[in-house]
Molecule: transfer RNA
Organism: Sulfolobus acidocaldarius DSM 639
RNA sequence: GCGGCCGUAGUCUAGCCUGGAUUAGGACGCCUGCCUGCCACGCAGGAGGUCCCGGGUUCAAAUCCCGGCGGUC
Numbered sequence: 001g002c003g004g005c006c007g008u009a010g011u012c013u014a015g016c017c018u019g020g021a022u023u024a025g026g027a028c029g030c031c032u033g034c035c036u037g038c039c040a041c042g043c044a045g046g047a048g049g050u051c052c053c054g055g056g057u058u059c060a061a062a063u064c065c066c067g068g069c070g071g072u073c
């Protein structure tokens, strides 16, 4: 330098191919309460997301297109 794949919450991950329904869903972790002599487990609730960045297409983009950045092979 060229090509492939990947980038979504603190971590991991679904959704992307085939655009649309309510607030981007789940697990772990975190916070609060219940339970317990205390902790853990369990139960209930909660916070946390510029969907890597910018632009384009469209009535509508995490999803399609272009460029860039980062990771990986």
Base pairs, nucleotide, nucleotide: 003073004072005071006070007069010028011027012026013025020059030046031045032044033043034042052068053067054066055065056064